[in-house]
């Protein structure tokens, strides 16, 4: 330098046919149980890398860009 992968809550991580309230787990507060705790169970709140473009309408397509991972050189 050049090909591909990814970049979604504090931590991991589905969704990519464009449209309802953006799944789940872990962890966080609250509550119930315990003498208290653990454990469980029950509940609350928190995210779509960044700018632009195309649409009535983007996490989802387009293009630039930034990191991060691998490969060739």
């Nucleotide at each position: 330098g050049c090909c591909g992968c990814g970049g979604u809550a504090g931590c991991c991580a589905a969704g990519g046919u464009g449209g309802u309230c953006a799944a789940g787990g872990c962890g966080a507060g609250c509550g119930a149980c315990u003498g208290a705790a653990a454990a469980u169970c029950g509940u609350u709140a928190g995210a779509u890398c960044u700018c632009g473009g195309u649409u009535c309408a983007a996490c989802u397509c387009c293009g630039a860009g930034c990191c991060g991972c691998g490969g060739c050189a």
Model confidence (mean pLDDT): 84 of 100. Transfer RNA from Parcubacteria group bacterium CG1_02_37_13, 73 nucleotides, folded computationally. RNAcentral records the identical sequence in 2 taxa. It matches the Rfam family "tRNA". Gene Ontology term of the family: triplet codon-amino acid adaptor activity. About the family: Transfer RNA (tRNA) molecules are approximately 80 nucleotides in length.